This record gives sequence, C1' cells and structure tokens, in this order.
RNA sequence: UGCUUAUAGAGAAAGACGGAGGGAUUAGACCCUGCGAUGUCUUAGCAACCUGUGUAAACAAGGUGCUACAUUCUAUUCUGGUGAUAAAUCAUCAGAAAAAGAUAAGUG
Repeated sequence: UGCUUAUAGAGAAAGACGGAGGGAUUAGACCCUGCGAUGUCUUAGCAACCUGUGUAAACAAGGUGCUACAUUCUAUUCUGGUGAUAAAUCAUCAGAAAAAGAUAAGUG
C1' cells in the first nucleotide's frame, strides 16, 4: 500500500508541548475550539478485533485500537406509515440494503 472477511447507537481521563482551526473527502447542516481545539508525548482508563482462561455466559488486558456529539447528521437505492392529493408527485417519520471512510484479522 492493495485485496478478502468481520464489527461499530454502549464504554473510557488528566498532565505536558504547541498555537488555530477542527469533526475523512464533496455539498448542506449542526457542534467543538485562545476558559487553548485538531495534533504529538506521558500516565491512566475503556474493551471493538486478535490472544489467553472458560462447556458457555463471561473474565483477563499480552498485541493493535479507542477515550466530544450514532461512522456527529443528511446525501444513493428499496420498503412501510402519515399528510397534501383522484392519481402522479411532493413533504415528513421509521426501517433495510448499498457506497465511502474507520478499526481488527488474514493475505498479496
């Protein structure tokens, strides 16, 4: 760095450095941020995946990971409800699937 598979509405802090934007991309919203964000390091914690124990539920915390807001929300397709409607269509609510990204394991 590519591919495959799986998972995700739960969970989890403080200090130091630093100094301006950030929440993956595009668009729209909404939120965080000089009362110091994003990021890096240290310690602590959580427990998604691998690992270990266990019949299992679980437990442990060794390896990655994670510790604002559901993957922050919406967008693509389908289904159903409600309303405007004779219908088409539009709006809104809910669910499912897909795409993309993230993480883990395997593999090239």